Notes: Predicted 3D model of a 74-nucleotide RNA (transfer RNA) from Fibrobacter sp. Its Rfam family is "tRNA". The sequence was found in a public genome assembly. Lineage of the source: Bacteria > Pseudomonadati > Fibrobacteria > Fibrobacteraceae > Fibrobacter. The coordinates come from a structure-prediction model, not an experiment, and the mean pLDDT is 80.
């Protein structure tokens, strides 16, 4: 340089067949429980869905460009 895949919560990921308020596990915080803790149970906070532009009534999802990362080829 070319091809291809990926980028969604602190971390690991689902959602990509365009449509309801964007989710799970884990972690964090609070409460319950306990003599205290762990475990367990309940709740809460936490997201410009990498960035920009476009298509559309409507975009995490489709198109283009850019940025970053993985793999293959040279």
């Nucleotide at each position: 340089g070319c091809a291809u895949c990926c980028g969604u919560a602190g971390c690991u990921c689902a959602g990509c067949u365009g449509g309801a308020u964007a989710g799970a596990g884990u972690g964090u915080c609070a409460g319950c429980c306990u003599c205290c803790g762990a475990a367990g149970c309940u709740g809460a906070a936490g997201g410009u869905c990498a960035u920009g532009c476009g298509u559309u009534c409507g975009a995490a999802u489709c198109g283009c460009a850019u940025c970053g990362g993985g793999u293959g080829c040279a």